[in-house]
Molecule: transfer RNA
Organism: Nacospatangus altus
C1' cells in the first nucleotide's frame, strides 16, 4: 500500500439488551471469607435508510492477520 476480521458494562461472552465475574448496599459472623437479598453499570464514532438500526448502507479510528 491492498484484502479480510473484529469493536458490546471494569473483565469474558451470548444476541429478545442478557449471563458469568466484578463493584455498591443490606442481612448473616466478635471480625474477615462464604452465603442470602437487592441496585448501579454498556453498544468505537460520526452521517443515512427504515415506523423501528446492535444487526442494514456510507465514512472514519483502533486492533488482528494475509500478500507485497
Nucleotide at each position: 500500500g491492498u484484502g479480510g476480521c473484529u469493536u458490546u458494562a471494569g473483565u469474558u461472552u451470548a444476541g429478545u439488551a442478557a449471563a458469568a465475574u466484578a463493584c455498591c448496599u443490606g442481612c448473616u459472623u466478635u471480625g474477615c471469607a462464604a452465603g442470602c437479598a437487592g441496585g448501579a453499570g454498556a453498544g468505537c464514532u460520526a452521517a443515512g435508510u427504515u415506523a423501528a438500526a446492535a444487526u442494514c448502507u456510507u465514512a472514519g479510528a483502533a486492533g488482528c492477520u494475509a500478500c507485497a